[in-house]
Parts: sequence; structure tokens; C1' cells
RNA sequence: AGUGGGGCCUGGCAAACCGGCGCGAAAGCCCGGGACGCAAAGCCUCCGGCCUGUCGUCCGUCCCCGAGGGGACGGGCCACGGUAGCGGGGUUGCCGGU
Repeated sequence: AGUGGGGCCUGGCAAACCGGCGCGAAAGCCCGGGACGCAAAGCCUCCGGCCUGUCGUCCGUCCCCGAGGGGACGGGCCACGGUAGCGGGGUUGCCGGU
């Protein structure tokens, strides 16, 4: 330095759930508690998947109308939002062996 592994040692992270006059349209995130698990469950949205749908757009119904359009409700699509503990990829890294 590379590679594979996690038996030992030192340790690390933190699912569900609970709490929060917290952030956000939501998904979700953050803080505290808590451990399901994880050899990268450290970091990064480049690729795919998945989640949400503010904004935008299309359709339908109804209402208003000065005839140009406007409004309400319902539905579809949609990421520039999210998920790194869904994978791929990039990058950094502890201990032991070789």
C1' cells in the first nucleotide's frame, strides 16, 4: 500500500416507539430519551427505485361573468423536495490476519 474478514480489543452509529408551543405544504428532518439492528447503518443525490405534491399543468362538475376570463371542489401527471437504515457508484476510516 492492496485485499479479505469482524474471532479478540477499543469503541462507533441508532430502527420502532415516546416527548418537543421545533422546521416543513407534505414526505421527511432536527433535539432529547430509547435500542431493532448495522463491519462502514461514516460522508456525498452521480445512476436507478421508492415516498411526498407546495408550485405548475391537464380533465370533470358547479358558480360568477364586463365574454377576455375568474373562483370553488374532485381527480390525473409532475421535483426543483425527501429517503445514504432501498440498492448501485464515489470517497474516507478502526482492529486483527495475509
This is a predicted structure of a 98-nucleotide RNA (c-di-GMP-I riboswitch aptamer) from Aquariibacter albus. The RNAcentral record of the sequence draws on Rfam. The prediction has a mean pLDDT of 82. Of the family's consensus pairs, 95% are formed in the model. Taxonomically the source falls in Aquariibacter (Bacteria, Pseudomonadota, Burkholderiales, Sphaerotilaceae). Rfam family: c-di-GMP-I riboswitch aptamer. From the family's description: GEMM was predicted in a large-scale screen for bacterial structured RNA regulatory elements.